[in-house]
c-di-AMP riboswitch aptamer (ydaO/yuaA leader) from Firmicutes bacterium UBA5473, 137 nucleotides, folded computationally.
Model confidence (mean pLDDT): 78 of 100.
Of the family's consensus pairs, 92% are formed in the model.
The source organism's lineage runs through Bacteria, Bacillati and Bacillota.
It was read from a public genome assembly, where an Rfam model found it.

RNA sequence: ACGUCCAGAACGCCGAGUUCCUGUAAGGGAAGCGGGGGAACCAUUCCUCCAGUUGGGGUGAAUCCGGCAAUUGCCGGUAGGGCUACUCUACAGCCCGAAUCCGUCAGCUAACCUCGUAGGCGUGGUUAGGGGGAAGU
Numbered sequence: 001a002c003g004u005c006c007a008g009a010a011c012g013c014c015g016a017g018u019u020c021c022u023g024u025a026a027g028g029g030a031a032g033c034g035g036g037g038g039a040a041c042c043a044u045u046c047c048u049c050c051a052g053u054u055g056g057g058g059u060g061a062a063u064c065c066g067g068c069a070a071u072u073g074c075c076g077g078u079a080g081g082g083c084u085a086c087u088c089u090a091c092a093g094c095c096c097g098a099a100u101c102c103g104u105c106a107g108c109u110a111a112c113c114u115c116g117u118a119g120g121c122g123u124g125g126u127u128a129g130g131g132g133g134a135a136g137u
Stems, first nucleotide, its partner, number of pairs: 001137002004134003011122004018031005032117006042107001055105001056102004064077005080096005086131005091125001
């Protein structure tokens, strides 16, 4: 310089949800990771109190709109999130767009306090460009 190739179930993906120690197990502990509460300043509010409620708030991508139906349902779209196997970007395609908690309380927030570390899966482009790598000539 040239063209070829990049693999994979002992693997990979979503997610904070992993690793280590201990225990027969259930469980416990530590680290990492991810949340919540919580000063001053700032923001918000503008008398205070009481009552009331489709109250308000949190996790999460998972909100909102429309139609049908009537009894919390179905359908369509959508903010948003994810995937396409060396990697990044673009394009194209595909999937999700749930669930649940606190209990009248919550802006931000140092110190401090506290919680979680589950679950579900097997998608797949002889696309283009950039980067990286491997062996070969």
Background: Rfam family: c-di-AMP riboswitch aptamer (ydaO/yuaA leader). From the family's description: This family represents a conserved RNA structure found upstream of the ydaO and yuaA genes in Bacillus subtilis and related genes in other bacteria.